The RNA shown here (Bacterial RNase P class A) has 365 nucleotides and comes from a Dermabacteraceae bacterium. Rfam family: Bacterial RNase P class A. Rfam classes the family as a ribozyme. The model forms 97% of the base pairs in the Rfam consensus. RNAcentral holds the sequence, with entries from ENA. A source record names the gene rnpB. The prediction has a mean pLDDT of 76.

[in-house]
This record gives sequence, C1' cells and structure tokens, in this order.
RNA sequence: CCAGUCGGCCGGGCAGUCGCGUCCUCGGGGCUCACGCCUCGGGGCCGAGGAAAGUCCGGGCUCCAUCCGGCACGGUGGUGGGUAACGCCCACCCGGAGUGAUCCGCGGGACAGUGCCACAGAGAGCAGACCGCCGCCAGCGCCCCUCGGGACGCCGGCGGUAAGGGUGAAAGGGUGGUGUAAGAGACCACCGCGGCCUCGGUGACGAGGUCGGCACGGCAAACCCCACCGGGAGCAAGGUCAGACAGGGAACGUUCGAGGGCGCCGGCCCGAGUUCCCGGGUGGACCGCUGGAGGUCGUCGGCAACGGCGAUCGUAGAGGGAUGGCUGCCGAUCACAGAACCCGGCUUACAGGCCGACUGGUCCA
Repeated sequence: CCAGUCGGCCGGGCAGUCGCGUCCUCGGGGCUCACGCCUCGGGGCCGAGGAAAGUCCGGGCUCCAUCCGGCACGGUGGUGGGUAACGCCCACCCGGAGUGAUCCGCGGGACAGUGCCACAGAGAGCAGACCGCCGCCAGCGCCCCUCGGGACGCCGGCGGUAAGGGUGAAAGGGUGGUGUAAGAGACCACCGCGGCCUCGGUGACGAGGUCGGCACGGCAAACCCCACCGGGAGCAAGGUCAGACAGGGAACGUUCGAGGGCGCCGGCCCGAGUUCCCGGGUGGACCGCUGGAGGUCGUCGGCAACGGCGAUCGUAGAGGGAUGGCUGCCGAUCACAGAACCCGGCUUACAGGCCGACUGGUCCA
C1' cells in the first nucleotide's frame, strides 16, 4: 500500500430569535375564615432514541384471600459460569467452512415403542443380481487339427459374486494388499467405529493402551421418551374523591351453599350474592408516574460476562397528548425514525463518519 475479519462510538455543531409542554418563581385581579384554587402577564431550569419501533422473550409492580399437588398444555435443550430472570450474555467442548484473523450450528435420546424414507432404481432395512465379472451344461457360427479334440465369438439355461458401472439425499465402513474361478473383513496393515481400562479436566470432552472383524443406515423442525422451567390477567392493572339516576323482570343460590381462586381433577379456602335481559344516569378530577436491578469515574476480584467498595451526577412525564420554524457561520443537503408504567434482552430499519484490535499478500529498510 492492497484485500479482509471483529469490536466500540457518533447520529449535524455553535450563536441569536419566535413559539410549545411539565415544574419553580414574581406581580395584578377574582373566590375562600383559612390552607389553597382559578385567570392574566413576566422571569427561570429542563425537555425523545440507538433503536423510543416490532411487542418476540424475561422480570419488577398491581389485582385475583393463599397458589399446594396430579394430569393436560406450552417452552427450553452440548458443558460450566453471570444475572432479579431469560429463549439473553461470557468462557469452553464437539461438528462444519476458511490459507488465516474469524464465522456458522433448532448441538439431549434412533438397542423404550410406533411411524416415515417421495421420484428414480433390480433392491430403501435384518435388502438387492439391471449391466458387468466368473464357473458348469447344451446349441450355432468360424478357424486349427496328429480326426481323439482344441481356441474364439454369439445365444440360452443353472449357479456364484456386492469388487466395477448405473439409480438415489442415503445402497449394510474407507484405502491398499493377500486371497479366489470371479469375489467378499474371508484374512492382514493403517484409518474409522464400538466395549473395557488408565490418565487429565468441576464438566461437556480429550489423550493413551487393550479387546472386538463391524454388530447399531437416516429422520425426533414426526409422534414419543428424558431432564428442567411455567398459577392467571394486565397501567383501560389497581386505588381515592366528587357528581348524576328510577327502577323492573328472569334463572341459580344463602350450611342440601350459587359463584370465585381464567384448562380438568383433588385438596385447602373465600363466600351472600352471582349471571342475563329491558330501561335510566355519568363519561370529571387526582394517585399510580418516574430515583431506578440508574449513569459516569476510580480501585479490587475474575480469562470474560459480571460482581464488591468508594467518589460523583440529577436528566421528559403528557392526557386533543409538548421538541418546531426562521437567520448567520461551519462541516456538506444531513439517514432510520419519535416517549405514554418501568427495566434487562433479542430482532428489524438506518445517509454518512470516527476509533481500536487482528489476519493474509506485496514492496522497502
């Protein structure tokens, strides 16, 4: 310098001005015994994101009196850690891809059982002779001949063979040799596979030795089995205050107990109302609401995720729902997109830019 891999960060900046929202504050007016409230005007602080998004997981919080067993249902799935928890994160193992940095894996079980393996193909599971190869028998053609026969080719029959071809996603270990009529773990060496033992590791697993001639094809994102996890509903949760109205009917019930504890059963418990229909009224305010598993820095422990300790920071909280417009300068036309109870993740969208670590190649010293 070229090509590439991984991780992190920013997401127009500054100034002025006009507006918007919460909160604080000052002044005028009104109401009130007062606290305080309403209204008008002025001033001040703060005011969207890395994804606020999709609502896909996990939790906090709230209510269901408590949520205990079993079944069903759903989810997770190498090992060890982290965490409030997770399907997230970190480290490692195994398998695969790459020269490499690195990346990918829906990664438990197929001798508990059931099922499936399309098309093609002879045969798809305790398999299978289509072509080929080999042996024997009979026939025909042609050649040789010492007239007894022999060699070659074709066709047919009987049998052997899983080496080779062909089909397929997959054909009952692979390569090389011995062997054989031709072949075959039939036998041998190495590799693979399985059992056992020893050693290393917390573990997944790895290394070595020994035995076995190979038995046990694949699919569990098919049912299923194993281990672990999950009570339900959600801020329109839930609560307080104020105001308005008009009741009527039906069913099941009050210890022979409806209904409820959002699938079923059992246990335990609450329990005097519950459900439906017709008619009427209201559709206001406040709390929940933002200080929390919080951010930053330092230090210690840890490979890391993360955790302990100390210091420091204050930073949206609406309810018709607030972030915008203009001007100047600069970088260069500025992407994806905007809170609605909160938090940890994942996924998806994103103009452009910055930083760091590493790999391969080439050149120079």